[in-house]
RNA sequence: CGGAGGGCACCGCUCAAUCGGCGGCCGCGCAUGCUGUCGCCGAGCCGGGGACCCACUUUGUCCCGGGGUGAAUCGGUACGCCGCCGGCACGACGCGGCGAACCGUAGGGCGCCUUCCACGCCCGAACCCGUCAGCUAACCCGGUCGGCGGAACUGGAAGACAAG
Numbered sequence: 001c002g003g004a005g006g007g008c009a010c011c012g013c014u015c016a017a018u019c020g021g022c023g024g025c026c027g028c029g030c031a032u033g034c035u036g037u038c039g040c041c042g043a044g045c046c047g048g049g050g051a052c053c054c055a056c057u058u059u060g061u062c063c064c065g066g067g068g069u070g071a072a073u074c075g076g077u078a079c080g081c082c083g084c085c086g087g088c089a090c091g092a093c094g095c096g097g098c099g100a101a102c103c104g105u106a107g108g109g110c111g112c113c114u115u116c117c118a119c120g121c122c123c124g125a126a127c128c129c130g131u132c133a134g135c136u137a138a139c140c141c142g143g144u145c146g147g148c149g150g151a152a153c154u155g156g157a158a159g160a161c162a163a164g
Base pairs, nucleotide, nucleotide: 010150011149012148013147014146018043019042020041021040022039023038024037025036027034028033044144045143046142047141048140049139054134065132066129067128068127069126074104075103076102077101079099080098081097082096083095084094107123108122109121110120111119113159114158115157116156117155118154
C1' cells in the first nucleotide's frame, strides 16, 4: 500500500416489520442514569375472518379439491418420464400430462428529499391454511420477522426543505 474477514457506532436499501411505557437480567458508571437482551402493555403500520346490498348461480363431459401472504404470474423451444393411438409385441409420428435447465413475460425494486420522463442495474421466490372462506359495516383473530449495502452516489424538468 492492497485484499479478505470480524466487532461497535452511524448512514442507507428491501419488508407491514417502527415508536413509546413498565418490569426482570447482564454490562458500564460515585450516582441520577446509559447500551443490550427478555417479558408484558400501548400507539402506528400490516394481514385474515366476518351482514344487508351487489356478485356467483344453467346443461353435459372429464378430473388434477379449494384458498391465503407476496411483485413473484404467464408463455415458448429442445430434453427426460408417463399415458393414448383396431387385437398381441416392437417401433415411428402425433396428442395430452408432469419435471427441471434455458429464453422471454405480467408485475416489482434500486440508482441517498419527492414526483414525472429518460437511461442503467437487478428481482420475477418462497411459504402457509387444511376440504373451508366472493365482496362485506359492526365485530373477531393475528403479525410487527428476516435479509443486505456503505467512499461511492446516473441525467433532465418541476417542486419541497434548508442555508444565505

A computed fold for a 164-nucleotide RNA from an uncultured Mycobacteriales bacterium, annotated as c-di-AMP riboswitch aptamer (ydaO/yuaA leader). It matches the Rfam family "c-di-AMP riboswitch aptamer (ydaO/yuaA leader)". From the family's description: This family represents a conserved RNA structure found upstream of the ydaO and yuaA genes in Bacillus subtilis and related genes in other bacteria.